Background
The prediction has a mean pLDDT of 82. A computed fold for a 73-nucleotide RNA from a Muribaculaceae bacterium, annotated as transfer RNA. Its Rfam family is "tRNA". By type it is a transfer RNA. Gene Ontology term of the family: triplet codon-amino acid adaptor activity.
RNA sequence: GCCAAAAUAGCUCAGUCGGUAGAGCAUUUCAUUCGUAACGAAAAGGUCGCGGGUUCGAGUCCCGCUUUUGGCU
Numbered sequence: 001g002c003c004a005a006a007a008u009a010g011c012u013c014a015g016u017c018g019g020u021a022g023a024g025c026a027u028u029u030c031a032u033u034c035g036u037a038a039c040g041a042a043a044a045g046g047u048c049g050c051g052g053g054u055u056c057g058a059g060u061c062c063c064g065c066u067u068u069u070g071g072c073u
Base pairs, nucleotide, nucleotide: 001072002071003070004069005068006067007066010025011024012023013022019056027043028042029041030040049065050064051063052062053061
């Protein structure tokens, strides 16, 4: 230099054909217990890497850029 993949909650990851962003773990509160853990209920937590474009509408489609990983030379 070229090719491919990835970037979504604190962490690990889903998100189907473009139509109100979710799960597990962690955190907080409540309940339970003599008490703790576990189990149960609830809450909080997101500019979906950045900037544009298409569209009535973009995590999703298109373009550029950044970072990470792998491959080729």